[in-house]
RNA sequence: GAAGCCGACCAGACCGCCGCUGGUGCGAUCGGGGAAACCCGGCACUGGAGGAAGGUCCGGACUGCACAGGGCGGCGUAGCAGCUAACGGCUGUCCACCGCAAGGUGAGGAUCAGAGCAACAGAGACGAGUCCGUGGCGGUGAAAUCCGCUGCGGGGUGCAACGGGCAAUCUCUACGCGCAGCAACACCCAAUAGGCCGGCAAUGAGGCGGCCCGCGGAGCCGGCGGGUAGGUGGCACCGAGCCGGGGGGCGACUCCCGGCCCAGAGGAAUGGCGGUCACGGCGUGCGCGCUGCAAGGCGCGGGCGACGCACAGAAUCCGGCCUAUCGGUCGACUUCACAC
Numbered sequence: 001g002a003a004g005c006c007g008a009c010c011a012g013a014c015c016g017c018c019g020c021u022g023g024u025g026c027g028a029u030c031g032g033g034g035a036a037a038c039c040c041g042g043c044a045c046u047g048g049a050g051g052a053a054g055g056u057c058c059g060g061a062c063u064g065c066a067c068a069g070g071g072c073g074g075c076g077u078a079g080c081a082g083c084u085a086a087c088g089g090c091u092g093u094c095c096a097c098c099g100c101a102a103g104g105u106g107a108g109g110a111u112c113a114g115a116g117c118a119a120c121a122g123a124g125a126c127g128a129g130u131c132c133g134u135g136g137c138g139g140u141g142a143a144a145u146c147c148g149c150u151g152c153g154g155g156g157u158g159c160a161a162c163g164g165g166c167a168a169u170c171u172c173u174a175c176g177c178g179c180a181g182c183a184a185c186a187c188c189c190a191a192u193a194g195g196c197c198g199g200c201a202a203u204g205a206g207g208c209g210g211c212c213c214g215c216g217g218a219g220c221c222g223g224c225g226g227g228u229a230g231g232u233g234g235c236a237c238c239g240a241g242c243c244g245g246g247g248g249g250c251g252a253c254u255c256c257c258g259g260c261c262c263a264g265a266g267g268a269a270u271g272g273c274g275g276u277c278a279c280g281g282c283g284u285g286c287g288c289g290c291u292g293c294a295a296g297g298c299g300c301g302g303g304c305g306a307c308g309c310a311c312a313g314a315a316u317c318c319g320g321c322c323u324a325u326c327g328g329u330c331g332a333c334u335u336c337a338c339a340c
Base pairs, nucleotide, nucleotide: 001336002335003334004333006331007330008329009328010327012277013276014275015274016273017272018271020048021047022046023045024044025043026042030041031040032039033038050311054322055321057320058319059318060317061316062181063180064179065178074177075176076175077174078173079093080092081091082090083089094108095106096105097104098103109172110171114170115169116166117165131155132154133152134151135150136149137148138147139146185233186232187231188230195224196223197222198221199220200219207215208214241260242259243258244257245256246255247254248253279308280307282305283304284303286301287300288299289298290297291296
């Protein structure tokens, strides 16, 4: 220097203007909506998407329900050892396969417990037995041939021929798993049904728009409770949290110390415009170098121009896996070439 392999990281920067949204403080205890619960409204300061926020595949936290114990069943996982809250994740290692190598991939327990399956070829594919060849014996026969019995580490087919294979077919073994999910769940509560308590009512309640008459005939009123619409919490203070340092471990990971508080709505905020700079390829001139007779080709540098800047958008939270992703930076390692 070329090609490769593994890992970590970034995901344009800054300034100005205009907006959206969470929190804290201040303030009138004011205004608006609502029956209420509760929500909204001002100013200042401050926070405001990701490495995957995605798919919702796996595991947990949390919540409700169920649950004495035992058995049957169902689902999942599978070398060995570890990590972890847990896992189907991760680490180390063995084995098999791929690669010259760095490295990558792997549903990698059990087939003398039982069952099932095996294309094509082949006589025969798991039940047994004999297609061809050949030795021996017997029968017919002059002989060839044919038939029967018996043998061969024989031939041929095929991955595999009686000894095996497949467990990604059932099965067995070991281990794990209760069911639902934040639209969980809890609380406040208009309405409504049934319910409970008290009062009134056939000596006629309530109703027929206010009163009287009249009609008519069995409920009416209040409270409790209930819980729908609605509202609040859950939910975004503090956590399997982030950053830095140190210790242990090959590693996944773990322990100690110090510092920090870091998005959060409920049709769903995290945006728009302008400017400067950076980056990318493209187009078009210029300069330099190498090569070539030349035309030209290749490389490097800078100028101008328009364009572009990926995948993608949190919704209870967390750990993983998988998938998508323009481009760029750094580090370890491998192979090859060259120079010393």